Annotation: Predicted 3D model of a 72-nucleotide RNA (transfer RNA) from a sheep gut metagenome. Rfam family: tRNA. Rfam's curators write: Transfer RNA (tRNA) molecules are approximately 80 nucleotides in length. It is annotated as a transfer RNA.
RNA sequence: GGUUCCAUCGUCUAGCGGUUAGGACAUUAGGUUUUCAUCCUGAAAACAGGGGUUCGAUUCCCCUUGGAAUCA
Repeated sequence: GGUUCCAUCGUCUAGCGGUUAGGACAUUAGGUUUUCAUCCUGAAAACAGGGGUUCGAUUCCCCUUGGAAUCA
């Protein structure tokens, strides 16, 4: 340098173009408990950046950025 793939809460991950963007762990508030742990009920927390297509984009297309694999 060529080709392919990936980027979503703090971490891991789901998401047929119309979803309140969901779940687990973690964090945090309350309850239970003499206390801790466990358990129960809540809360906060995310779509890499720019453009395009579309009535509507996390989803499709292009470019950029970052990462990975492979070929040379």

Background:
The coordinates come from a structure-prediction model, not an experiment, and the mean pLDDT is 81.